[in-house]
RNA sequence: GUAUUGAUCCAAGGCGGGGUGUGAUUCCCCGACCGGCGGUAACAGCCCGCAACUCAUGUCAAAGACAUGACUGAUCAGGUGAAACUCCUGGGCCGACGGUAUAGUCCGGAUGAAAGGAGUUGUUU
Numbered sequence: 001g002u003a004u005u006g007a008u009c010c011a012a013g014g015c016g017g018g019g020u021g022u023g024a025u026u027c028c029c030c031g032a033c034c035g036g037c038g039g040u041a042a043c044a045g046c047c048c049g050c051a052a053c054u055c056a057u058g059u060c061a062a063a064g065a066c067a068u069g070a071c072u073g074a075u076c077a078g079g080u081g082a083a084a085c086u087c088c089u090g091g092g093c094c095g096a097c098g099g100u101a102u103a104g105u106c107c108g109g110a111u112g113a114a115a116g117g118a119g120u121u122g123u124u125u
Stems, first nucleotide, its partner, number of pairs: 001125001003123002006120001008118003015031005032105002034095002036050004045093002054070007075091005097108003
């Protein structure tokens, strides 16, 4: 260094002003801000895949947990280059569920779970 085992730790960001109103960081007007994980000839919210959320079915006495399945948003033009829907310039778009006056940015499940990441223990070659 390779493969593998066990446990440990880490693992999500973001709003102001004005208007109406009993009431709005939720509506309307103006202007902002944010971007989980792995992959991809080169750096990705919007290329591919995964996770979270929600739902269904099954198993376990239940709580819950696990398994399987469903659901799961959005990008164009130009430029550089060997190579970029990933960089640069310009324009655009998207954002679970519950609560609340209708929410990507408030509160909540969540001091949770997890894609995955890190170092580490034993074993193997």
The RNA shown here (FMN riboswitch aptamer (RFN element)) has 125 nucleotides.
It was read from a public genome assembly, where an Rfam model found it.